[in-house]
RNA sequence: GUUUGAUCCUGGCUCAGGAUGAACGCUGGCGGUGUGCCUUAUACAUGCAUGUCGAACGGAGUGUGGCAAUACACUUAGUGGCAAAUGGGUGAGUAAUAAAUAGGUAACCUACCUUUAAGACGGGGAUACCCCAUCGAAAGAUGGAUCAAUACCCGAUAAUGUCCCUUCUGGUGUGCCAGUUGGGAAGAAAGGUGGCGCAAGCUACCACUUUUAGACGGGCCUAUUUCCUAUCAGCUAGUUGGUGAGGUAACGGCUCACCAAGGCAACGACGGGUAGCUGGUCUGAGAGGACGGUCAGCCACAUUGGGACUGAGACACGGCCCAGACUCCUACGGGAGGCAGCAGUCGGGAAUAUUCGGCCAAUGCGCGAAAGCGUGACCGAGCGACACCGCGUGGGCGACGAAGAACUUAGGUUUGUAAAGCCCUUUUGCUGGAGAGGAAUACUGUUGCGAUAACACCAAGACAGUUUGACAGUAUCCAGCGAAUAAGCCGCAGCUUACUACGUGCCAGCAGCUGCGGUAAUACGUAGGCGGCAAGCGUUAUCCGGAAUUACUGGGUGUAAAGGGUCCGUAGGCGACUUAUUAAGUUAGGAGUUAAAUCCCAAGGCCUAACCUUGGGGCUGCUCUUAAGACUGGUAGGAUAGAGUGUAGGAGACGGAAGUGGAAUUCCUGGUGGAGAGGUAAAAUCCGUAGAUAUCAGGAGGAACACCUGUUGCGUAGGCGGCUUCCGAGCCUAUAACUGACGCUCAUGGACGAAAGCUAGGGGAGCAAACAGGAUUAGAUACCCUGGUAGUCCUAGCCCUAAACGAUGAAUACUUGGUGGUAGCGAGUACAUACUCAUUACCGCCGAAGCUAACGCGUUAAGUAUUCCACCUGGGGACUACGAUCGCAAGAUUGAAACUCAAAGGAAUUGACGGGAGCCCGCACAAGCAGCGAGGCAUGUGGUUUAAUUCGAUGCUACACGAAGAACCUUACCUGGGCUUGACAUGUUGCGGAAAACUGUAUGAAAGUACGGCCUUUGUUAUAGUAAUAUAACAACCACAGCACAGGUGGUGCAUGGUUGUCGUCAGCUCGUGUCGUGAGAUGUAAGGUUAAGUCCUUAAACGAGCGCAACCCCUGCCACUAGUUGCCACCAGUUCGGCUGAGCACUCUAGUGGGACCGCUAGUGAUAAGCUAGAGGAAGGUGGGGAUGACGUCAAAUCCUCACGCCCCUUAUGUCCAGGGCUACACACAUGCGACAAUGGUACGGACAGCAGGAUGCAAUGGAGCGAUCCGGAGCUAACCCCCAAACCGUGCCCCAGUACAGAUCGUAGGCUGCAAUUCGCCUACGUGAAGAUGGAGUUGCUAGUAAACGCAGGUCAGCCAUACUGCGUUGAAUACGUUCCCGGGCUUUGUACACACCGCCCGUCACACCACCCGAGUCGUGUGCACCCGAAGUCAGCCACCUCAACCGCAAGGAGAGGACUGCCGAAGGUGUGCUCGGUAAGGAGGGUGAAGUCGAAACAAGGCA
Repeated sequence: GUUUGAUCCUGGCUCAGGAUGAACGCUGGCGGUGUGCCUUAUACAUGCAUGUCGAACGGAGUGUGGCAAUACACUUAGUGGCAAAUGGGUGAGUAAUAAAUAGGUAACCUACCUUUAAGACGGGGAUACCCCAUCGAAAGAUGGAUCAAUACCCGAUAAUGUCCCUUCUGGUGUGCCAGUUGGGAAGAAAGGUGGCGCAAGCUACCACUUUUAGACGGGCCUAUUUCCUAUCAGCUAGUUGGUGAGGUAACGGCUCACCAAGGCAACGACGGGUAGCUGGUCUGAGAGGACGGUCAGCCACAUUGGGACUGAGACACGGCCCAGACUCCUACGGGAGGCAGCAGUCGGGAAUAUUCGGCCAAUGCGCGAAAGCGUGACCGAGCGACACCGCGUGGGCGACGAAGAACUUAGGUUUGUAAAGCCCUUUUGCUGGAGAGGAAUACUGUUGCGAUAACACCAAGACAGUUUGACAGUAUCCAGCGAAUAAGCCGCAGCUUACUACGUGCCAGCAGCUGCGGUAAUACGUAGGCGGCAAGCGUUAUCCGGAAUUACUGGGUGUAAAGGGUCCGUAGGCGACUUAUUAAGUUAGGAGUUAAAUCCCAAGGCCUAACCUUGGGGCUGCUCUUAAGACUGGUAGGAUAGAGUGUAGGAGACGGAAGUGGAAUUCCUGGUGGAGAGGUAAAAUCCGUAGAUAUCAGGAGGAACACCUGUUGCGUAGGCGGCUUCCGAGCCUAUAACUGACGCUCAUGGACGAAAGCUAGGGGAGCAAACAGGAUUAGAUACCCUGGUAGUCCUAGCCCUAAACGAUGAAUACUUGGUGGUAGCGAGUACAUACUCAUUACCGCCGAAGCUAACGCGUUAAGUAUUCCACCUGGGGACUACGAUCGCAAGAUUGAAACUCAAAGGAAUUGACGGGAGCCCGCACAAGCAGCGAGGCAUGUGGUUUAAUUCGAUGCUACACGAAGAACCUUACCUGGGCUUGACAUGUUGCGGAAAACUGUAUGAAAGUACGGCCUUUGUUAUAGUAAUAUAACAACCACAGCACAGGUGGUGCAUGGUUGUCGUCAGCUCGUGUCGUGAGAUGUAAGGUUAAGUCCUUAAACGAGCGCAACCCCUGCCACUAGUUGCCACCAGUUCGGCUGAGCACUCUAGUGGGACCGCUAGUGAUAAGCUAGAGGAAGGUGGGGAUGACGUCAAAUCCUCACGCCCCUUAUGUCCAGGGCUACACACAUGCGACAAUGGUACGGACAGCAGGAUGCAAUGGAGCGAUCCGGAGCUAACCCCCAAACCGUGCCCCAGUACAGAUCGUAGGCUGCAAUUCGCCUACGUGAAGAUGGAGUUGCUAGUAAACGCAGGUCAGCCAUACUGCGUUGAAUACGUUCCCGGGCUUUGUACACACCGCCCGUCACACCACCCGAGUCGUGUGCACCCGAAGUCAGCCACCUCAACCGCAAGGAGAGGACUGCCGAAGGUGUGCUCGGUAAGGAGGGUGAAGUCGAAACAAGGCA
């Protein structure tokens, strides 16, 4: 950051940090210091990595000197000595034969070195090399002869050494050890070099033998600690111990014989998996967690397995033997080999370096007396940005800011002082020059102490000289040159620092999580700009952190995951008061150890840093020791508050057994009776004339116990209900006699454990799974009905699970209260029922503090604490699989993983919704009136058709709608013909001076095209001229050519403005401050009344305010005033009798200004309010009637084709002009209307009464013609003046119920009018024709009064008109409303919710398809391993030494002693056979699971989800 519309919580996922032996992508200047096969402990070509000593030995060779003998020097194969067991590599094995830490060894060893004591005498026989010979391809082997030693052998000598016996003392871990007395046995040796000396010999040093002690290095033993797994619970026969023997350096079952039967294990044996361990490294605040590469300590290993030899030391990386696999050589007979040493190769892999034409200069090791030699240890260099650290890629000045690029509101802005330019510097780089430190030794000489018989030799030390450097002419310094040689990577939606343009269009792509992309993408790609880091930057992988997300520090379990169904109780854990003691825990002091390095601090050395050096600290641990005695523990005592016992009482659906009772159902028998009964929403199946139901009597049988009955009682829970008896258990109260901590909780274990189910045997009235039938239904394997079997009941035995719930484990203590109930006890009052007070146990309700995410809990805690047990760690997969245990079975208990998602979830909030509830309203229903729906026609729409039938509107809220007028035009569509700066606007360049207008001819359907005619304009300025005038320039004007542009009813109403519809003229929608709540939010705006109204009143943590309501506005109804022409006519006069005229303005009217109505008054009611009801008065009465007026918002509602506008698209066409056609089509369907079906009528004649309006390209009177439409003609009217028949109605006649004298469609003929034009496609008239239709199914619409219904009139648009439409106007003029149960819509409150795109919501399961992982699976192929047996290499040991061989000793000899070989035996690797177990691969087929924009069937859950 992410679950939600929003909120709080729970909870997972993800990110930011640090780290790495890393790898990959892009990029790359330098230096220093480190570091570099994590994979195949795979296989290895080649070279090197262990030698040295001539002062142990005999030879051989070479060189020099010498005639030569020979002398000197050098080299070296062999014998001999030492080393080769160190150093170096790797981590396969190993979960303890290992490591770490602390100890023990009185149970041991130790070459070289140091040290103590002593010695080194006398003899002997061989042998390698060399030489000769033989065999073999080779590796190599054999025989003979000769010769040496510090090689080998024999003898002597020897203790304070070793072994045996023995005396005494001391110690101790009781095994023994140390010292001591006496005796016995066995057992040593080698020389070399230097010096002196004639020699014998002496001496120094080195080497040698025995011995003492040490040091160094090891062996063995003990304790503690050291990963995961119990779906590994039992393991073990040399096993555990003993005695004896063997063996070892040494203890020991280490091995063997015998004896005993032990030993280990829930404090996890045995088994399985994984793993070298540690110092330390990384991370972390720490506690922890993860890791063990480099460096250092230990271990193990050296091709795999086994084995010994030599040696002080090995069971031996560069030794040996054997077996296996592999590789190589071969003459096929035989041989050779082992890089997990340094380089290097193949292979593997994402991935890891040079076969250094470096060196022993330094450090160290081996040998040597030494010089010295050897050393792939080491020191160096090389390669790699692999890591850490440092430096550079330049510095200063430089514009109201170049160019380019990007954006732009077109003005500008950004890149940006950045560049250029000027001045400067030179780290780095290049060139040239100078040039450290790492060097100490060693040798020679002089001197000198010691040693010595000695001044010689040797030797500690001092001085002088000579000499040694791989790296490397390196570090460093100086000079010259010249900004010259040096910047990238990632990111820019949020987390998370950083934004614009273009391209793309759910495509391509991005992505750590949330998520971006469907034509305006700050999320993809590119560019500009910006941000971060920087010789690096990103990505990937892994570890720690964040994660208190395993919680020791530091979490939880009523509802989020989580309390075991309940009790008893073992181990274990925990445990009340007091005294004494102890010192295990605990605390303190001291000592040892905790290797070095690492870490921290300080100082120092490389220019600094990294790095290195020195010193100090620390290393939280273990051990020993001294002390303390509070607390815990141990031991010994005491007390009684916990716990238990006793005594006296009490209540109870507590358990078990036996007995017993009445009501009811059903059945049977009998009687009465006679047609239905039963059942349901309604029915039917079913029962009944063979007599049901109903009713009466009697009987049978089983099960359950009405009322009492109560948030009453009892029980651990499950559970327990008629009554009586017996047996048994628990609880409570009072008392304080007894015991004296006997307690609490409990893993494993044991017992109990509803219902259903199972086994056996009974029983069976009612009820009732399964099943059958009847209904319902689209279906109905359901809900409803009629039947009905298991079962339900009893006995015995299993099963062992439940929403077994208070969804709340047990125990103890503490913490304000109120009220009620059940069972007691005590005190007081009282005659008494009883009342009051106090108290104990239990059961409820409300609530303080506190707790809680909230809801809520609250002395019966979910508060405050302690103890113990159980359980949880995201959702799904999964109450699953496999394995195991239990079960007769059903099944139960225990209980994963792969895979998949970014959520799943709790509580509360606001809405919306409900086939939830309450209140209220509306022509919503009801009550009425008139219709629609059937038929005909008109108009619109769908559909179809068409070249085109232009486009839009599509539930209510499209469909006589845009359109208040489609023959052309309109017109947007189609076909055809034309034009291209255009039909229209503005600007500009060039050219021309006439052009336009007007008009003609040809052609054409027209537009147009082609050619003409006519005509020669106006203004200003300048020049010439007296002037007229002429010329020139400029401007206007026009044409042509061109450039910018015009134009678009082309797309997007889902980019928009504006406008409009709808909910709805419904009464609602909000805000400020305050208050409440962790918060979303609530309150206000709830409640009680009232209203048309959130209208008003009262109350209340609310007080106010805004948009709505109402009012203000218009029309209308009454009155007054003002004003009277074109209006009016009461009075007066005239008259042609018509307000016609005079006169008048009273009235009507006109049109302006005012008044009037407010529950104001009265009565009742209400709360004394608001108001309501009734009445008076009044033209009008409770908003008088009507209109305009439409809150916050909803529907991505409608409109880009009214207009405007962003973006996209067309530009000789999607523009524009023209002709013709189409929008008027027609099987059909729907919608809205008109006129009808007739007598309340039709028709004919006669008669009467309006209002709103309109009129100059107009309305048109009187008159005339025509049957008529209409025509002729034209008075009047620029309009209160002139024009404009109202019809229903009334009166009279006819029609007489019929498809008619109803109805008028359709069609024919003849006309009229408009208009260029009436064919597609107008209206009207006359005559003729005379269709359907006889009141309309389901359903559905309007209307509550001047309304419905009926009747006509006018107007707009308009040449005309398809108008029966629309907008208005008046005339006539009703019926009904009990009422709010129901339908529809709406408002308020409440309730439930798994909905929030909000029920047109959400969502479940089967089936079908695709993919994925897993399980089972006849089998099959492998890994590991157990057991039994077979075979048995090398080799040790043992036996044997009859056989073969042999120098040393004995022996004159033969021979002997002894040794070796061969042989035999035990053990014994690899191998083989058989049989188990385990893990894995694969498999026909099978089962379920998960995932997947638009599949099928239903509708299970969420609302009372339609059967809770």